[in-house]
RNA sequence: GCUGCUGUAGCUCAGUCGGUAGAGCACCUCCUUGGUAAGGAGGAGGUCAUGGGUUCAAGUCCCAUCAGCAGCU
Numbered sequence: 001g002c003u004g005c006u007g008u009a010g011c012u013c014a015g016u017c018g019g020u021a022g023a024g025c026a027c028c029u030c031c032u033u034g035g036u037a038a039g040g041a042g043g044a045g046g047u048c049a050u051g052g053g054u055u056c057a058a059g060u061c062c063c064a065u066c067a068g069c070a071g072c073u
Base pairs, nucleotide, nucleotide: 001072002071003070004069005068006067007066010025011024012023013022019056027043028042029041030040031039049065050064051063052062053061
């Protein structure tokens, strides 16, 4: 230098044919207990890597850029 893959909540990851962004763990409050852990109920937390394009509508499609990983030269 070229090619491919990945980027979504604090962490690990889903997200179907483009149609109101989810789960587990963690966090907060409450219940339960003599107390802790475990268990139960509820809640908060998102510029979907960045910028642009297509579309009535984009996490999803297209382009560029950035970061990581792998391969080739």
Description
The prediction has a mean pLDDT of 81. The RNA shown here (transfer RNA) has 73 nucleotides and comes from Gemmata sp. Lineage of the source: Bacteria > Pseudomonadati > Planctomycetia > Gemmataceae > Gemmata. Its Rfam family is "tRNA". It is annotated as a transfer RNA.